c-di-GMP-I-GGC riboswitch aptamer from a Fusobacteriota bacterium, 85 nucleotides, folded computationally. Its mean pLDDT, the model's own confidence on a scale to 100, is 89. The organism belongs to Fusobacteriota, within Bacteria.
[in-house]
RNA sequence: AACGAUAAGAGCAAAUUUGACGAAAGUCAAAGACGCAAAGCUACGGACCUAAAGUUUUAUAACUAUGGUCGCCGGGUUACCGAAA
Numbered sequence: 001a002a003c004g005a006u007a008a009g010a011g012c013a014a015a016u017u018u019g020a021c022g023a024a025a026g027u028c029a030a031a032g033a034c035g036c037a038a039a040g041c042u043a044c045g046g047a048c049c050u051a052a053a054g055u056u057u058u059a060u061a062a063c064u065a066u067g068g069u070c071g072c073c074g075g076g077u078u079a080c081c082g083a084a085a
Stems, first nucleotide, its partner, number of pairs: 003082002011036002016031006034071001040077003044074003047069003053064004
C1' cells in the first nucleotide's frame, strides 16, 4: 500500500416515539437498535425526494432547486486496530 477475524478496545445509529425548526422533503435533540470496517467528512458526477417562490394554465394541474438525501452508487479527502491471505 492493499485486505478485513466469531480478535481487542472504541465509534456510529435504521424503524418507531416525544419535543423543536421547516411550505414540504427533511434536519436537530432525547429515548431506541435494524444494521455499519469508513454508516467519518465532502452534494463533485449519476440517482432519488420535495415544490414555498417562479413560469405556464380559466382551473385542476404540469415544469423548474435556489431546498434536501453521503445509511443509493461512484469520485475526492481524513482516520482506529492488525489474525489470515